[in-house]
RNA sequence: GCACGACAAAGGCAAACUUCCGGCAACGGAAGGGCGCAAAGCCAAUGGGUCUGGGAAACCAGACAGCCGGGCUACCGAA
Numbered sequence: 001g002c003a004c005g006a007c008a009a010a011g012g013c014a015a016a017c018u019u020c021c022g023g024c025a026a027c028g029g030a031a032g033g034g035c036g037c038a039a040a041g042c043c044a045a046u047g048g049g050u051c052u053g054g055g056a057a058a059c060c061a062g063a064c065a066g067c068c069g070g071g072c073u074a075c076c077g078a079a
Stems, first nucleotide, its partner, number of pairs: 004077002012037002017032006035066001041072003046069003049064006
């Protein structure tokens, strides 16, 4: 350095749910909370998927990175 990931150490993130705010909605933001996570950090103009709104359909506009791949970056160090 590459790979790998321990009942290691230090630190990190934060599901459901509750309250407030934004959005037609999917959902997002903040606070509480803590199910989990070794990339649960970033990319949705990287592929697929799911979801929402519109549409007869083709399709158009959105949401999800904690659905699966992919790309980029990163802390620690036992086997």